[in-house]
Molecule: SAM riboswitch aptamer (S box leader)
Organism: Psychroflexus sp.
RNA sequence: GGUUUAUAAAGAAGAAGCGAGAGACGGGCUCUAUGACCUUCGGCAACCUCUGCAAAACGGAAAGGUGCUAAUUCCCGCCCAAGUUGGGACAUAUAAAUU
Numbered sequence: 001g002g003u004u005u006a007u008a009a010a011g012a013a014g015a016a017g018c019g020a021g022a023g024a025c026g027g028g029c030u031c032u033a034u035g036a037c038c039u040u041c042g043g044c045a046a047c048c049u050c051u052g053c054a055a056a057a058c059g060g061a062a063a064g065g066u067g068c069u070a071a072u073u074c075c076c077g078c079c080c081a082a083g084u085u086g087g088g089a090c091a092u093a094u095a096a097a098u099u
Base pairs, nucleotide, nucleotide: 001099002098003097004096005095006094007093008092014041015040016039017038021031022030023029025077026076027075028074042069043068044067047065048064049061050060051059052058073091078088079087080086081085
């Protein structure tokens, strides 16, 4: 990097450093020198791990491995039904397994 499966309308105060763009992509619309983004601390959560159960489901813990910490994955982006909208898919993100 690829593939498969699961999840994505919940949650996360704030602080230090850095110094210009950032929110995947396209179109919007937002955030940002009253310091965004990113890194660290803190915090949130519970996929793996640990654990209850013979096992699974469903629970428990949160030391370890990740992850997350503006806006529904910020909205739309393709198909169907359609007054608004709803369903599905694609894409993206995260985790585990496998290659």